[in-house]
Description
A computed fold for a 79-nucleotide RNA from a Deltaproteobacteria bacterium, annotated as c-di-GMP-I riboswitch aptamer. The source organism's lineage runs through Bacteria, Pseudomonadati, Myxococcota and Myxococcia. The coordinates come from a structure-prediction model, not an experiment, and the mean pLDDT is 83.
RNA sequence: UCUUGGAAAAGGCAAACCCGGAGUAAUCCGGGGACGCAAAGCCAAUGGGUCCGCCUGCGCGGAUAGCCGGGUUGCCGAC
Numbered sequence: 001u002c003u004u005g006g007a008a009a010a011g012g013c014a015a016a017c018c019c020g021g022a023g024u025a026a027u028c029c030g031g032g033g034a035c036g037c038a039a040a041g042c043c044a045a046u047g048g049g050u051c052c053g054c055c056u057g058c059g060c061g062g063a064u065a066g067c068c069g070g071g072u073u074g075c076c077g078a079c
């Protein structure tokens, strides 16, 4: 220096659920809380999938990045 990895060390994030709020809804925000995550950091919803609303007609609008995948940056360095 590299990484297929996360042994050790230092840390990080935060599922379900509860409370308050927004929204028709999916879902989102704040607080609590930890199921888990080696990128569960960041970017993109015009890669794919799934969910909600309207219409009932091809479709239109919205949500999900902790569903998979892509790009990019980062801690340590056991073997």
Base pairs, nucleotide, nucleotide: 005076006075012037013036017032018031019030020029021028022027035066041072042071043070047068048067049064050063051062052061053060054059